[in-house]
RNA sequence: CGUACCAAAGGAAAUGGUGUCUUCCUACUCAACCGCCCUAAAAAGCUGAUGGCGCCUACAAUAAA
Numbered sequence: 001c002g003u004a005c006c007a008a009a010g011g012a013a014a015u016g017g018u019g020u021c022u023u024c025c026u027a028c029u030c031a032a033c034c035g036c037c038c039u040a041a042a043a044a045g046c047u048g049a050u051g052g053c054g055c056c057u058a059c060a061a062u063a064a065a
Stems, first nucleotide, its partner, number of pairs: 009026005016056006035046002
């Protein structure tokens, strides 16, 4: 100086914050990702603050004080 390997890092998972776990994306055409139903496209309608779990906040329903 070059090559290879290893380690490490960042981002994403349909509405907020956070802890943890899981999955995915990170050379190319810039990626992973951006709900359902319906439509030529819209409008109208429906579920959900999680990818899973716990907590906090907002919303909704019911009951008690």